[in-house]
RNA sequence: AAGACCGACGGCAAUGGACUCUGCCGGACCAUGAUGGUCGAACCGUCUCCUGCAUGGGGGCUGAUGAUUCCUACCCAACG
Numbered sequence: 001a002a003g004a005c006c007g008a009c010g011g012c013a014a015u016g017g018a019c020u021c022u023g024c025c026g027g028a029c030c031a032u033g034a035u036g037g038u039c040g041a042a043c044c045g046u047c048u049c050c051u052g053c054a055u056g057g058g059g060g061c062u063g064a065u066g067a068u069u070c071c072u073a074c075c076c077a078a079c080g
Stems, first nucleotide, its partner, number of pairs: 009026005016071003020067002027039005045061006
């Protein structure tokens, strides 16, 4: 110096919010007194058909959770 592991912190996990837990990602460049800017990673559901893949197009399906609980929105049924 690089890499790995552990801890902390930040971000992400197909439609909103919160607690807790789980998993994944966390680098680079420029300017700066502080800090800011640009880019990158994790992430962006599923089935089927068009001969197959990629791509594109058509048709269909599930869910406000990654998981638990609760709230909100939407939909269906029953009762008052």

The prediction has a mean pLDDT of 77. Predicted 3D model of an 80-nucleotide RNA (Fluoride riboswitch aptamer (crcB RNA motif)) from Komagataeibacter xylinus. The source organism's lineage runs through Bacteria, Pseudomonadota, Acetobacterales, Acetobacteraceae and Komagataeibacter.